[in-house]
């Protein structure tokens, strides 16, 4: 800096936790985390193709952007980042809804 309302799980092992934090609310002995195997999702990066623009030491090279392909490097595969947390708005309102921050995650 970009994205975060889409998408995608089985087996083995293990044996009580897990969902970042706090409060909720969930998931879990009909088996949590962790580890291993296999599978899948997606397309950030890489690679390749094509086009446009810009630059240069100009028959070439570099950079940027759009689109396409691929699936090598990451990531991910309960619940919107599970919901809220701070501020503001709508509203008669404690309910509810909306917006933006903060925090977090991934690249």
């Nucleotide at each position: 800096c970009a994205u975060c309302u889409a998408g995608a799980g089985g087996g083995g092992u293990g044996g009580a936790g897990g969902g970042a934090c706090u409060g909720g609310c969930c998931c879990a002995u009909a088996g949590a985390a962790g580890c291993c195997c296999c599978g899948g999702c997606a397309a950030c990066c890489a690679u390749c193709g094509c086009g446009a623009g810009c630059g240069a030491u100009c028959u070439u090279c570099g950079c940027u952007c759009a689109c396409g392909a691929c699936a090598g490097g990451u990531g991910c595969c309960a619940a919107c980042u599970c919901c809220a947390g701070c501020a503001g708005g709508c509203g008669a309102a404690u309910g509810g809804c909306c917006u933006g921050a903060c925090a977090g995650a991934u690249g």
RNAcentral holds the sequence, with entries from MGnify. A computed fold for a 107-nucleotide RNA from a soil metagenome, annotated as SAM riboswitch aptamer (S box leader).